[in-house]
Context: one part of a larger RNA
RNA sequence: GCCAGGGAGUUCUGGUCGGUGGCGAGAUUAAGCGCGUAGGCGCGGAAUCGAAGGGAAACCAACAAGCCCGCAGCUCUUUGAGCGAGGGGCGGGGUGUGCUCGCCCGGAGUCACCGGUGGGAUACCCGAAGCCAGUUGAUCUAGGCCUGGGCAGGUUGAAGCCUCUCGAAAGGGAGGUGGAAGACCGAACCGGUAUUGAUGUUCAAAUCAUUCGGAUGACCUGGGUCUAGGGGUGAAAGGCCAAUCUAAACUGGAAAUAGCUGGUUCCUCUCGAAACUAGUCUAAGCUAGACCUCAGUGGAGGAGGAUCAUGGGGUAGAGCACUGAUUGGAUGGUUAGGGGGAGAAAUCCCUCGCCACCCUGUCAAACUCCGAACCUGUGAUCACCGUAGAAGCUGGGAGUUAGGGCACCCGGGGUAAGCUUGGUGUCCGCAAGGGAAUGAACCCAGCCCAGAGUUAAGGUCCCCAAGUACCGGCUAAGUGUAACAUGAAAGGGAGUCCGCAGUCUAAGACAAUUGGGAGGUGGGCUUAGAAGCAGCCAUCCUUUAAAGAAAGCGUAACAGCUCACCAGUCGAGAUUGCGGGCCCCAAAAAUGGACGGGGCUAAGCCGGUCACCGAUACUCUGGAGCACCGAAAGGUGAUUUGGUAGAGAGGCGUCGUGCACGGGUAGAAGCUUGGCCGUGAGGUCAAGUGGACCGUGUUCGAACGAGAAUCCUGGU
Numbered sequence: 001g002c003c004a005g006g007g008a009g010u011u012c013u014g015g016u017c018g019g020u021g022g023c024g025a026g027a028u029u030a031a032g033c034g035c036g037u038a039g040g041c042g043c044g045g046a047a048u049c050g051a052a053g054g055g056a057a058a059c060c061a062a063c064a065a066g067c068c069c070g071c072a073g074c075u076c077u078u079u080g081a082g083c084g085a086g087g088g089g090c091g092g093g094g095u096g097u098g099c100u101c102g103c104c105c106g107g108a109g110u111c112a113c114c115g116g117u118g119g120g121a122u123a124c125c126c127g128a129a130g131c132c133a134g135u136u137g138a139u140c141u142a143g144g145c146c147u148g149g150g151c152a153g154g155u156u157g158a159a160g161c162c163u164c165u166c167g168a169a170a171g172g173g174a175g176g177u178g179g180a181a182g183a184c185c186g187a188a189c190c191g192g193u194a195u196u197g198a199u200g201u202u203c204a205a206a207u208c209a210u211u212c213g214g215a216u217g218a219c220c221u222g223g224g225u226c227u228a229g230g231g232g233u234g235a236a237a238g239g240c241c242a243a244u245c246u247a248a249a250c251u252g253g254a255a256a257u258a259g260c261u262g263g264u265u266c267c268u269c270u271c272g273a274a275a276c277u278a279g280u281c282u283a284a285g286c287u288a289g290a291c292c293u294c295a296g297u298g299g300a301g302g303a304g305g306a307u308c309a310u311g312g313g314g315u316a317g318a319g320c321a322c323u324g325a326u327u328g329g330a331u332g333g334u335u336a337g338g339g340g341g342a343g344a345a346a347u348c349c350c351u352c353g354c355c356a357c358c359c360u361g362u363c364a365a366a367c368u369c370c371g372a373a374c375c376u377g378u379g380a381u382c383a384c385c386g387u388a389g390a391a392g393c394u395g396g397g398a399g400u401u402a403g404g405g406c407a408c409c410c411g412g413g414g415u416a417a418g419c420u421u422g423g424u425g426u427c428c429g430c431a432a433g434g435g436a437a438u439g440a441a442c443c444c445a446g447c448c449c450a451g452a453g454u455u456a457a458g459g460u461c462c463c464c465a466a467g468u469a470c471c472g473g474c475u476a477a478g479u480g481u482a483a484c485a486u487g488a489a490a491g492g493g494a495g496u497c498c499g500c501a502g503u504c505u506a507a508g509a510c511a512a513u514u515g516g517g518a519g520g521u522g523g524g525c526u527u528a529g530a531a532g533c534a535g536c537c538a539u540c541c542u543u544u545a546a547a548g549a550a551a552g553c554g555u556a557a558c559a560g561c562u563c564a565c566c567a568g569u570c571g572a573g574a575u576u577g578c579g580g581g582c583c584c585c586a587a588a589a590a591u592g593g594a595c596g597g598g599g600c601u602a603a604g605c606c607g608g609u610c611a612c613c614g615a616u617a618c619u620c621u622g623g624a625g626c627a628c629c630g631a632a633a634g635g636u637g638a639u640u641u642g643g644u645a646g647a648g649a650g651g652c653g654u655c656g657u658g659c660a661c662g663g664g665u666a667g668a669a670g671c672u673u674g675g676c677c678g679u680g681a682g683g684u685c686a687a688g689u690g691g692a693c694c695g696u697g698u699u700c701g702a703a704c705g706a707g708a709a710u711c712c713u714g715g716u
Stems, first nucleotide, its partner, number of pairs: 001716006011121003015117009026049003032043004053060002063091001066090004073083004092105005124263002127260001131253006142227009151217001153185003156181001160177007189214003194210002197208002229245001231241003266651006276289005291399001292397006301385002305382009317370001318368002323364003328359002331356004337352006403428007411420002433444003448623007458613003461598003467610001469609006480600002491585003495582010512569005518542003523537003548563001551562003624641002626637004652705001654702003658698006670689008
């Protein structure tokens, strides 16, 4: 891991709500007693609840129905009217100095059983670390005390003493002797430094190897003995106190508590959420409201659509009339701004700045002289839902209070984020199906069952259902074959196509080619030189079809070659600017590689057309469920049947019990295999196996349903 078996909302009690039943202004007994084989029957009125409320209390103390509306229903002379249980509104009453208010009043309760739910109890199950009490431990280890034991061998050579020697002395030196030391080297013994070696389901829950520290000492060690859990002991590491220590172990309180994690067992049907608001020692929780469900009540409106009418609004935009900001200019002021000038000074003049105003040009979430779309109040009309019962109200039961993506509108951020705070909508959450190769929320579309057909999004060369369809363009880059969205910009391109406008052109354009391209003159100056062409100045005139005092190359300077310009040849468009389509460059990432792939020059891109494919969508047929009508048979449903948390309803199965009825050695239960029936839980039949019990209907009662809990036990 797998299999089998076990495994989680139970029981008691006192509340509350619903259902069923008994009795009813009353209802019921409890303990206990008696009888009976048992189930049970009969007593038992103590006590409890109800029949009156209000008030803190003292205390006081209520409609045997007076009026109106009116649902269901009934009746009638039926587009209507009358009566009208229940219901509602008044009136009246009790009480409380909270007195224009609150609570209450025209009799329904109580007991039992069943079900829902919340309180107390272990309270759906498993799960802490911990807290407290009482005991047991110093055979491990820490320290003390008593009494014993142990330390190969080697080295150094303190004091003291002896001899010699030096000195006046104090004392010094040398040689011996001597044998001190928490002395040195190193076994036993004690330890445990490094390899961060081996091992790491180990030889071992701390070992092995090599290396290393101490080794006469604060040394090591045997035996005995003492100290005990908020206590001991500690050369102090929070170390050690029996593989346990920042408070031992064991037993008990005890099923501690857990707002946290995990798990919680059969079927079908109806409805179906929330992730918001407020408070909270609150933020992983809870309480109340909103949202869901069920039952009752109620009795006519509801309302999210459209149009019109009439009110409200100050956004988008726009504007500068206010508040502020702000470009340039004109004019005026500046007695007391800076600089300059004239003057003896007063003062005057110029300029820069500042202030005011005029013209001009702008900006604003916290500016507005203006001002939409749009939203919204009320009324009317239309559409829609509703007497097949809406809205509202009352009561039982919840769940939820970590939300998320996308589109649009704002704020924060970087006009970043699969970012973050809000608003509106939608979807996912709780939604299957088809498309997007793949995919929570993008596109299409809301899944009861079976069969047949038609479409949506998206597609139609093959993988792969359907056009190698048609018409007209574009692209040559494998560009592309990518809706969102899965890559790309500024800036460039005599790539190519289209459009618009201008200029030149059969009096011949543009390109090419042939010829000319001259004279004054080598202009003047400068300069060694300067001749069209280093530089400076000027840039005229003539002949001409045309030709610059020269646009480029060139020379030391010339020369030389071209150009502008003109003519000949040729014979039809040329050229410039702007705009658009597709395309190209810009374009770099780590194993070789991705349009889903193959591949494609269309099977790419743009525009148009007709077919076809394509879903649980739509249509048709049959069936099931649900809702409603109906006495039933049977109908109606354009608008019924997705669904997590959750609410509600009806069933299946297991075990037992009472009653009724059956089966079985001519083969029960159980097991294996197969057939049939039921939407399903399941039921049933047959054969084989097996060898003794079992079933059906109905009533009641449960230790009643397994796949998960690092679940438990066993097997494998």